Record summary: This is a predicted structure of a 73-nucleotide RNA (c-di-GMP-I riboswitch aptamer) from Desulfobacterium sp. Of the family's consensus pairs, 94% are formed in the model.

RNA sequence: UAUAUUAAACGCCAAACUCUGAGCGAUCAGAGGACGGAAAGCCACGGGUCAUUAUGAUAGCCGGGUUGCACAU
Repeated sequence: UAUAUUAAACGCCAAACUCUGAGCGAUCAGAGGACGGAAAGCCACGGGUCAUUAUGAUAGCCGGGUUGCACAU
């Protein structure tokens, strides 16, 4: 550098739920908490779903783009 994702994690993220705050709402932020995750990092581009009425939410629904980790050859 290329290919692949079998095994592996010192460490990383954090579902439900509880509390506080923001929002009409979906939902989001912080603290606690771990169901899970190998991109559960980032980007709403295509589809899906949800809210609200023409704009939003969801990257932990799927695909796509992009950056990165571990290990093997």

Annotation: Model confidence (mean pLDDT): 77 of 100.